[in-house]
Context: one part of a larger RNA
RNA sequence: CGCAGGGGAUUUGAGAGGAGCUGUUCUUGCGAGAGGACCGGAAUGGACGUACCUCUGGUGUGCCAGUUGUUCCGCCAGGAGCAUCGCUGGGUAGCCACGUACGGCAAAGAUAACCGCUGAAAGCAUCUAAGUGGGAAACUUGCCUCAAGAUGAGAUCCCCCCGAAGACCGCCAGUAGACUACUGGUUUGAUAGGCGACAGGUGUAAGGCCGGCAACGGUUUUAGCUAAGUCGAUUUAACGGUCGUUUGG
Numbered sequence: 001c002g003c004a005g006g007g008g009a010u011u012u013g014a015g016a017g018g019a020g021c022u023g024u025u026c027u028u029g030c031g032a033g034a035g036g037a038c039c040g041g042a043a044u045g046g047a048c049g050u051a052c053c054u055c056u057g058g059u060g061u062g063c064c065a066g067u068u069g070u071u072c073c074g075c076c077a078g079g080a081g082c083a084u085c086g087c088u089g090g091g092u093a094g095c096c097a098c099g100u101a102c103g104g105c106a107a108a109g110a111u112a113a114c115c116g117c118u119g120a121a122a123g124c125a126u127c128u129a130a131g132u133g134g135g136a137a138a139c140u141u142g143c144c145u146c147a148a149g150a151u152g153a154g155a156u157c158c159c160c161c162c163g164a165a166g167a168c169c170g171c172c173a174g175u176a177g178a179c180u181a182c183u184g185g186u187u188u189g190a191u192a193g194g195c196g197a198c199a200g201g202u203g204u205a206a207g208g209c210c211g212g213c214a215a216c217g218g219u220u221u222u223a224g225c226u227a228a229g230u231c232g233a234u235u236u237a238a239c240g241g242u243c244g245u246u247u248g249g
Base pairs, nucleotide, nucleotide: 001149005160006159007158008157009156010155011154015146016145017144018143021046022045023044024043025042026041030035048103049102050101051100052099056097057096058095059094063090064089065088066087067086068083069082070081071080072079073078107141108140109139114134115133116132117131166243167242168241169240170186171185172184173183174182195232196231197230198229200226201225202224207220208219209218210217211216
């Protein structure tokens, strides 16, 4: 821009894409034996795929602790900077797999090779010529995803004739993200920050007191600190600005 008024939701599906796998165990026919199936049923796997983070594990550079060297905070104590995040031991959320859950099914239709029924041409025979049945992971459906620029531009419901319905800008953000876009909120407000409580993490802070010559130990103390998590209360994002109508009714 188009889809002959403008707009907000919800959809149909022409068409396109994805998936489509398979083993083992038990039971059995058959066979003199050795051996040993198809199909069907049940159980359990492999590889592959999708989603997720409850568990297990990894990462987790603004979480916690220990510790070395050095510089600084006047000194002690306590800290800060630098040294790969200095090194080491752990670790929330998020992201992830080595973790968890699920999937391939069933069925239908029309068929291929092939197997048939009836049956002439050709008194026989013949699956074929008329007619008719079966038959594969392939085909068309069935399962999942996208999809009306499908210009063949579809359908349903609702809103608006007023600068309206609605949209955009601005502002706070994240289930989104390079930017944009998308999604939520914008005083008719809990969207983010901060605050409080809790969960989780680390592992018992500093200061004081006691013991020890001291290093250090004990006690106050399951302490102190704490990111992204959960819940709660509190008014923070301002008021706002712009577009949008007269080819339709």
This is a predicted structure of a 249-nucleotide part of an RNA (large-subunit ribosomal RNA, domain VI) from Candidatus Brachythrix odensensis.
Its mean pLDDT, the model's own confidence on a scale to 100, is 82.
It was read from a public genome assembly.
Its Rfam family is "Bacterial large subunit ribosomal RNA". Its family is annotated with structural constituent of ribosome and ribosome in the Gene Ontology.
Taxonomically the source falls in Candidatus Brachythrix (Bacteria, Chloroflexota, Anaerolineae, Candidatus Brachytrichaceae).